[in-house]
RNA sequence: AACGGCAACGGUUCUAUCGCCGGCCGCGUUUGCGGCGGGAGGAAAGUCCGGGCAACACAGAGCCGCCAUACUUCCUAACGGGAAGGGGCGGGCGGCGUAAGCCGCACGCCACAGACAGUGCCGCAGAAAAUAUACCGCCGGCUUCGGCCGGCAAGGGUGAAAUCGCGAGGUAAGAGCUCACGUCGUCGGCAGCGAUGCCGAUCGCAGGCAAACCUUAUGGGUUGAAAGACCAAAUAUACCGGCAAUUAAGGGUUGGCUCGCCCGCUGCCGGGGGGUAGGUCGAUUGAGACGGCUGGCGACAGCCGCCCUAGAUAAAUGAUAGAAGGCCGGCCGUCGCCGGUUACAGAACCCGGCUUACAUGUUGUCGUUUUUU
RNA sequence: UGCCCUGUGGUGUAAUUGGCUAACACGUCUGACUCUGGAUCAGAAAAGUCCAGGUUCGAGUCCUGGCAGGGCAG
Numbered sequence: 001a002a003c004g005g006c007a008a009c010g011g012u013u014c015u016a017u018c019g020c021c022g023g024c025c026g027c028g029u030u031u032g033c034g035g036c037g038g039g040a041g042g043a044a045a046g047u048c049c050g051g052g053c054a055a056c057a058c059a060g061a062g063c064c065g066c067c068a069u070a071c072u073u074c075c076u077a078a079c080g081g082g083a084a085g086g087g088g089c090g091g092g093c094g095g096c097g098u099a100a101g102c103c104g105c106a107c108g109c110c111a112c113a114g115a116c117a118g119u120g121c122c123g124c125a126g127a128a129a130a131u132a133u134a135c136c137g138c139c140g141g142c143u144u145c146g147g148c149c150g151g152c153a154a155g156g157g158u159g160a161a162a163u164c165g166c167g168a169g170g171u172a173a174g175a176g177c178u179c180a181c182g183u184c185g186u187c188g189g190c191a192g193c194g195a196u197g198c199c200g201a202u203c204g205c206a207g208g209c210a211a212a213c214c215u216u217a218u219g220g221g222u223u224g225a226a227a228g229a230c231c232a233a234a235u236a237u238a239c240c241g242g243c244a245a246u247u248a249a250g251g252g253u254u255g256g257c258u259c260g261c262c263c264g265c266u267g268c269c270g271g272g273g274g275g276u277a278g279g280u281c282g283a284u285u286g287a288g289a290c291g292g293c294u295g296g297c298g299a300c301a302g303c304c305g306c307c308c309u310a311g312a313u314a315a316a317u318g319a320u321a322g323a324a325g326g327c328c329g330g331c332c333g334u335c336g337c338c339g340g341u342u343a344c345a346g347a348a349c350c351c352g353g354c355u356u357a358c359a360u361g362u363u364g365u366c367g368u369u370u371u372u373u
Numbered sequence: 374u375g376c377c378c379u380g381u382g383g384u385g386u387a388a389u390u391g392g393c394u395a396a397c398a399c400g401u402c403u404g405a406c407u408c409u410g411g412a413u414c415a416g417a418a419a420a421g422u423c424c425a426g427g428u429u430c431g432a433g434u435c436c437u438g439g440c441a442g443g444g445c446a447g
Stems, first nucleotide, its partner, number of pairs: 001369010012324007020039002023036005041344001045355002048353005053224004060259005066220005071085005086112001087110004092105005113215002118213002120209003135156002137152006164182002167179003183206001184204001185202007228281004237272001239271005250263004288307001290305006325342007374446007383399004392430001401417005423439005
C1' cells in the first nucleotide's frame, strides 16, 4: 500500500423572512404587547426484559397450580443485560505430512443443567429403532438336493441414526468373549476462586430427542400514569332481581382453595338508567450529563471540578429561499465545470438494557499478501 | 397510552401426540350437453402455510425476532 474481518464515534452547517410550545423580566393587568433565553433521537420505534413510582394490609401465612431462567466467576439498584474466562461447532489463512489427518493464528456462532430419576416418541425404508432381532451372507449338522435345524453381528444392504472405535488373541464361523491403546462415565491426585484442564486407577450402564412431558436449582404477589391525589362542575339511584333487618347478611383482598385482614348494622349486592366529562398535581434534579485523576485485563467503581439541558395534552420543536460542506457519476489524470444524492425516523411518567430500521463518512485494531527500510 | 388475540389457494375452513406429494367446499378456466344462457357432467390450474432465523432425521404445528390486521380498557 492492497484486500478482508471486527469495534467505536459521527450522521449536516450558516443567513434572511413568516410561524409554533414552555420559562423569566417589563408595561398593561380580562384577552394582550415588547425584550431575553430554551425547544427530539441514536434509535424518541417495537413494547421484549429489569427497576423506580402509585393503589390494593407500604405484601401477610399454608397447600396446589402457573410463568421465567439454566457452563463458570465477576459487574450492576436490578435484569432473561453486560465483561472476562472455560468448553464445543463453523468456515478462512498459514505450517507439517504422499495421504488421511494434526498443529497454530485471528474471526464468527452456541436456549451450553440433567437422557445411569421416571414416562413417552423415533413416520417410510429396513431382518431389527432399543427387556431386542437373522433379509443377503459366514460356519456346523441333516437332506428326498427343493431345502430344514442350530450357531454368528465380523462383511453387505436399509436408514438421519444399527448397540463404542481400532489392532491382536481366540473360534467351526464369530462376538468386549479376552487383552493393549483410545472415546464416554466414575473415583483419586495436581493446577485453578470456579467452569475446566493434565495425570493415574477402575469398572462397564454406553443410540437420539427435554425449543416432548418431566427432574433439579434459583427467582417471580397483582394491576399499571386511562396507576393515583386534590379542586371545580353536575345529579335521580327512576325501574327490575336477590339478601338482611340486630350481634348480621354481604362485599373487597394475588390463578384456585383455606386462614388472616379490611369495609359494613338502615342498608348491601347484581343488572339497568341519569348527570358531568373542565382544571391542578403526579411530570421532568436524575441509579443525571460533561471534563479530569485514581483503581481494575474488562464490564465498572471511587474522588474532584463544572453544568441545569423539551415538558406538550389532541398534542409545539415547522415552512420557504439562498449559500456552504460531505458522498457518487460524467467531461482522458491535476485544476475547474455539470448533474444527482444528503438516510432511518418524531418525545407523551421516568430510568438501565435488548431487538429492529438506517444514504453514508471518519478513526482504531487484527489477519494475509507484496514492496521498502 | 397500556393490554390481548389472529395470520394456510381468489373466499371460507381442515390438517391426530411434529411424519410421507398440505385436504374440502364455493369460486376461476377448458371441454361436453343446449338454438343460447343457467343447471348438470368430465377435466385442469391455483397456496408451500405473513417474513427471517433456529431446534429436530423431519416444522403449517415447537422456539426466538420482525411485519400486517383486529379487539378490549376512563

Predicted 3D model of RNase P RNA and transfer RNA as a complex of 447 nucleotides. It holds a member of the Rfam family "Bacterial RNase P class A". It is annotated as a ribozyme. About the family: Ribonuclease P (RNase P) is a ubiquitous endoribonuclease, found in archaea, bacteria and eukarya as well as chloroplasts and mitochondria. Its mean pLDDT, the model's own confidence on a scale to 100, is 75.